[in-house]
């Protein structure tokens, strides 16, 4: 310098190939029941400009281009 992968909820992750209503789960958190208290179960709630600017479209997490930042591989 070129390629190749990944960035999404405080964590670890799904959803991406085949665009479609409101972006999902576990865990932590908060509040509740249970309990003599905590745990654990068992209900319930909060929490996201999907790295970053643009482009396409009726509609982007998703297709396109830059770029940033983490692994990797070739010279």
């Nucleotide at each position: 310098g070129c390629c190749c992968c990944g960035a999404u909820a405080g964590c670890u992750c799904a959803a991406c190939g085949u665009g479609g209503a409101g972006a999902g789960a576990g865990c932590a958190c908060c509040c509740g029941u249970c309990u003599a208290c905590u745990a654990a179960a068992c209900g319930g709630g909060a929490g996201g400009u999907u790295g970053c600017a643009g482009g396409u479209c009726c509609g982007a997490a998703u297709c396109c281009u830059g770029c940033u930042c983490g692994g990797g591989g070739c010279a």